[in-house]
Source information: Predicted 3D model of a 74-nucleotide RNA (transfer RNA) from Candidatus Woykebacteria bacterium RIFCSPLOWO2_01_FULL_43_14. Its Rfam family is "tRNA". About the family: Transfer RNA (tRNA) molecules are approximately 80 nucleotides in length. It is annotated as a transfer RNA. Model confidence (mean pLDDT): 82 of 100. It was read from a public genome assembly.
RNA sequence: GCCCCCGUAGCUCAGUUGGAUAGAGCAUCUCACUCCUAACGAGAAGGUCGACAGUUCAAAUCUGUCCGGGGGUA
Numbered sequence: 001g002c003c004c005c006c007g008u009a010g011c012u013c014a015g016u017u018g019g020a021u022a023g024a025g026c027a028u029c030u031c032a033c034u035c036c037u038a039a040c041g042a043g044a045a046g047g048u049c050g051a052c053a054g055u056u057c058a059a060a061u062c063u064g065u066c067c068g069g070g071g072g073u074a
Base pairs, nucleotide, nucleotide: 001073002072003071004070005069006068007067010026011025012024013023019057028044029043030042031041050066051065052064053063054062
C1' cells in the first nucleotide's frame, strides 16, 4: 500500500430486516433491610449510537469520505 472486522452509558455487550420511548449486566448514587458492613430488594442518574456529508417522510441501522483500534497479505 491493498483486503477484512470492530467503534452504542464509566466498563462488557445486545439491537444492524430503516419506523414504535435507544436497552441489558456490572459499576455509581439514593432509599429500604441490618447493631454495623456485605449480600439480597426498590428506585434514580448516566448516551447528541466515533466524526462529517448523502439517500429517505423517517438512519444506531443504507451509501461515501475521514478518525481510532485489531487482524491478514507482498